[in-house]
Context: one part of a larger RNA
RNA sequence: GAACGAACGUUGGCGGCACGCCUAAUACAUGCAAGUCGAACGCGACCUUCGGGUCGAGUGGCGGACGGGUGAGUAAUACAUGGGAAUCUACCGAGAAGUGGGGGAUAACUUUUGGAAACAGAAGCUAAUACCGCAUAAUGUCGUGAGACCAAAGAUUUAUGUGCUUUUCGAUGAGCCCAUGUCUGAUUAGCUAGUUGGUAAGGUAAAAGCUUACCAAGGCGACGAUCAGUAGCUGGUUUGAGAGGAUGAUCAGCCACACUGGAACUGAGACACGGUCCAGACUCCUACGGGAGGCAGCAGUAGGGAAUAUUGCGCAAUGGGCGAAAGCCUGACGCAGCGAUGCCGCGUGAGUGAUGAAGGUCUUAGGACUGUAAAGCUCUUUCAUCAGGGAAGAUAAUGACGGUACCUGAAGAAGAAGUCCCGGCUAACCCCGUGCCAGCAGCCGCGGUAAUACGGAGGGUGCAAGCGUUGUUC
Repeated sequence: GAACGAACGUUGGCGGCACGCCUAAUACAUGCAAGUCGAACGCGACCUUCGGGUCGAGUGGCGGACGGGUGAGUAAUACAUGGGAAUCUACCGAGAAGUGGGGGAUAACUUUUGGAAACAGAAGCUAAUACCGCAUAAUGUCGUGAGACCAAAGAUUUAUGUGCUUUUCGAUGAGCCCAUGUCUGAUUAGCUAGUUGGUAAGGUAAAAGCUUACCAAGGCGACGAUCAGUAGCUGGUUUGAGAGGAUGAUCAGCCACACUGGAACUGAGACACGGUCCAGACUCCUACGGGAGGCAGCAGUAGGGAAUAUUGCGCAAUGGGCGAAAGCCUGACGCAGCGAUGCCGCGUGAGUGAUGAAGGUCUUAGGACUGUAAAGCUCUUUCAUCAGGGAAGAUAAUGACGGUACCUGAAGAAGAAGUCCCGGCUAACCCCGUGCCAGCAGCCGCGGUAAUACGGAGGGUGCAAGCGUUGUUC
């Protein structure tokens, strides 16, 4: 000098664009953050113009694996770059073939039992795109082959339609393997028995000690293994002429986590933040038998801290889920609120004005400075204020923002300047007070009776809605 997710002191007019718990991955009151479909299905209630419609819980489907948060763990099961082969992929696109004929249940509901509740049980009834046989079967699966085996579902407002089943190709997404790179410590030198390889079997969507049995004795290591500490990684950011150093907020990609630990289920996809089960800690309810919960979602609270915002509006836009659609949901998102936290822009007036007014300060007492500064005179009206009009963002309708941006008009210099410094470095000097005191200080150093260095005043320098200090990085 530059930078900052900054803080503190002091001051503070406006706007635009950004950014805002870096600390306790501490604990959380309350509300909201994932639903949707009646064009899959039966039932109940209500309305009815008798055509039908609305609401409710339930069966069923799709979605709750996305979006959003956080960085605890992780030094390599991660990330970055470049390769690879032994895989899966709901929805989507293109192609081929099919969609025949049957069956038995069950929730809801009714009756009832237990329980404080959460909820659970029994009997009876019923539907389906829920479930199960049969038929059909290749280009599918298995098999060297012969051959064997495998499916389906309908609904509606009745059509170039939409579903369903099998299959091929694609697209997208994901899993796996390899190489190279990726912090510190040797006051960590040896580490390793599923360990390294083979055979067989199992297992997975898939290669593989992934797992098991047997066999062999290997594998890694001063080119730093192992151990310990620290840490999410990257695109980037910052500094620097560069090389390099430091860093990884916001935005974007990947990873990991969801009270702590473990486990699987469902599913195309999870070992699942707002799913399930078990254990633990904590909090709450209880009739003491037993139950309920998980803000590292958005707001908000307590605590911690130098320190970080509203329990706001809207689905109008963009995007997502469901739906044929109308539409519903969406604290994603779009906006508004708060904060000079940062960057950028603008303003706080302009011209004229010497009796160089008054006041103040200094004085050699003549005067000098403040100072064209003020007053006065002549103007202007950005921003703010008030009044009128008033968008784009939306394509026919639909606008939270918002009567906002913007335009026009009105009044009046009116409402708007501070802060640090003035011994040298370093731009800027005098007087008074104090008297090694009180104090200053980044370094050198000032202060013990004339202090340009402390405190005040006058004057001046710098920057400016900021200025200064502290911290951190280069």
Molecule: small-subunit ribosomal RNA, 5' domain
Organism: uncultured prokaryote